This is a predicted structure of a 400-nucleotide RNA (Bacterial RNase P class A) from a Gammaproteobacteria bacterium. Lineage of the source: Bacteria > Pseudomonadati > Pseudomonadota > Gammaproteobacteria.
RNA sequence: GAAGUCGGCCGGGCAAUCGCUGUACACCUCGGUCUAUUAAGCAUUGCGAUUCAGCAUCCAGUGUUUAAUCGACCGAGGUGUAGGGAGGAAAGUCCGGGCUCCACAGGGCAGGGUGCCAGGUAAUGCCUGGGAGGCGUGAGCCUACGGAAAGUGCCACAGAAAAUAUACCGCCAUACCCCGGUAUGGUAAGGGUGAAAUGGUGCGGUAAGAGCGCACCGCGCAACAGGUAACUGUUGUGGCAGGGUAAACCCCAUCCGGAGCAAGACCAAAUAGGGAAGCAAGGGCGUGGCCCGCGCUGCUUCCGGGUAGGUUGCUUGAGGUACAGGGUGACCUGUAUACCAGAUGAAUGAUUGCCCCAACUUCGGUUGGACAGAACCCGGCUUACAGGCCGACUUCACUU
Numbered sequence: 001g002a003a004g005u006c007g008g009c010c011g012g013g014c015a016a017u018c019g020c021u022g023u024a025c026a027c028c029u030c031g032g033u034c035u036a037u038u039a040a041g042c043a044u045u046g047c048g049a050u051u052c053a054g055c056a057u058c059c060a061g062u063g064u065u066u067a068a069u070c071g072a073c074c075g076a077g078g079u080g081u082a083g084g085g086a087g088g089a090a091a092g093u094c095c096g097g098g099c100u101c102c103a104c105a106g107g108g109c110a111g112g113g114u115g116c117c118a119g120g121u122a123a124u125g126c127c128u129g130g131g132a133g134g135c136g137u138g139a140g141c142c143u144a145c146g147g148a149a150a151g152u153g154c155c156a157c158a159g160a161a162a163a164u165a166u167a168c169c170g171c172c173a174u175a176c177c178c179c180g181g182u183a184u185g186g187u188a189a190g191g192g193u194g195a196a197a198u199g200g201u202g203c204g205g206u207a208a209g210a211g212c213g214c215a216c217c218g219c220g221c222a223a224c225a226g227g228u229a230a231c232u233g234u235u236g237u238g239g240c241a242g243g244g245u246a247a248a249c250c251c252c253a254u255c256c257g258g259a260g261c262a263a264g265a266c267c268a269a270a271u272a273g274g275g276a277a278g279c280a281a282g283g284g285c286g287u288g289g290c291c292c293g294c295g296c297u298g299c300u301u302c303c304g305g306g307u308a309g310g311u312u313g314c315u316u317g318a319g320g321u322a323c324a325g326g327g328u329g330a331c332c333u334g335u336a337u338a339c340c341a342g343a344u345g346a347a348u349g350a351u352u353g354c355c356c357c358a359a360c361u362u363c364g365g366u367u368g369g370a371c372a373g374a375a376c377c378c379g380g381c382u383u384a385c386a387g388g389c390c391g392a393c394u395u396c397a398c399u400u
Base pairs, nucleotide, nucleotide: 001396002395003394004393005392006391007390008389009388010387012355013354014353015352016351017350018349020085021084023082024081025080026079027078028077029076030075031074032073033072034071036069037068038067039066040065041064042063043062044061045060046059048058049057087371091382092381094380095379096378097377098376099260100259101258102257106292107291108290109289111256112255113254114253115252116130117129118128119127120126131145132143133142134141135140146251147250151249152248153245154244155243168191169190170187171186172185173184174183175182176181177180199217200216201215202214203213204212218240219238220237221236222235223234224233225232226231264312265311266310267309274303275302276301277300278299279298283297284296285295286294320337321336322335323334324333325332326331356369357368358367359366360365
C1' cells in the first nucleotide's frame, strides 16, 4: 500500500421565526352539581293571631320549585410560565413473555414445538462459551447437530445388479473345434454405468483372484486416562452387521390450556325482556379437538329491531444512564442519577441562515444527504438502509 474477516457507533448539527400536541402550576370566562344565605311562589303542619264558628288573611316550622350572591368540586375554552414530544429498525407479525378475561381449573389421549453439551435469562425456537462435522491459505464462517443393531418406506435414469444382491466387458482352468469361437466350472482384483457398486492403500499369496493372510487406516466392542458434559486420547480385541436417507413415516428425550388492549372495567343513552324452530335433566352449556372429572342449570340456530357515545386500561419499567466489583463471555450484584410521547381520522412540523458529509467543478459554484413514522408494554430473531467514523485481527506485495 492492497485485499479481506469480526465487532461497535452515528445517520445530519446549531440558531431564529411561525405552527401543532401532552403534562404541571397560576389566572380569566362559561356550563353543571353540592352546601350556605336572601327573596318569591306552591303544598302541608300548628291547642298560634283573627272570627260565634268556618272560609279568607297574617305569623312560625317543614318540604319543594325558581332567581340572585358567596364558596367547593367537575367539565369545556382562553392566556401565561416551566419542561417534554416518532426508531435502530417504530417494519415483518416469526417467536417468548408481562398484563386482562374464560376460571375455582385437575388428569389422560390425540395434536403441536424443540433436538450435541454446559451456562445466561422472566422466558424462548433467543444469547454466550465449548464439542463434533464441513468450507476457507488464514482471520473466520455454516450446521434442520438425538436414534439407521425396533420396524416400515424410498434411492429416478443409467447399469448385469441399488438387496432374498449380481456378472455387461473382462481374467483363469478344462474339454471340443470351423483358429477364432462354443460349453462347463471358478472369479469380483481391472474396466464400464451411476450421487452411491459392498470397506480403502500396499505387500504376500493364487490357475486367476478375493480380508484369503499381514501392516496401516476405517468400523464394532471393552478397559484406562482427561473433561461437569458433549467428547478426546491411549491400549487391547474382532475380519467386520453392504451403504445412504428420519428437512420420509417412526422411536427416544423434553416442553405446551385458550383467546387477546378491537383483552377487559365503569358511566351514559336507546330499543321490541320481539318472533320462529329444535334439544331437554340418562339433557344442555362452560375460550382449539376427544374422554374422564369438576362447576352451572336451561341451551342452540335463524329472522327482525336499537345503540355503538364518553372515561379508563395508557405508560415508573423483568426499564435507561454513569461508576465500582465478579465472570473467558452472555450476564449478575451494588451505589448514584434522571423521568425520557401517550395521540384517538390520528400531534411530534414548516421556512430561512450558517456549519457538516459526498460527488462534480470553468474553483464562481451546482447537485444530493439513506431505510423509513409510536398506538398496551417489554425481550429476541429476520428483513431494508445513501453516506460516514472507530477498534481488533488475517493474507499478499514492497522497503528498512
It is recorded under the gene name rnpB. The RNAcentral record of the sequence draws on ENA. Its Rfam family is "Bacterial RNase P class A". The family's RNA type in Rfam is ribozyme. Of the family's consensus pairs, 97% are formed in the model.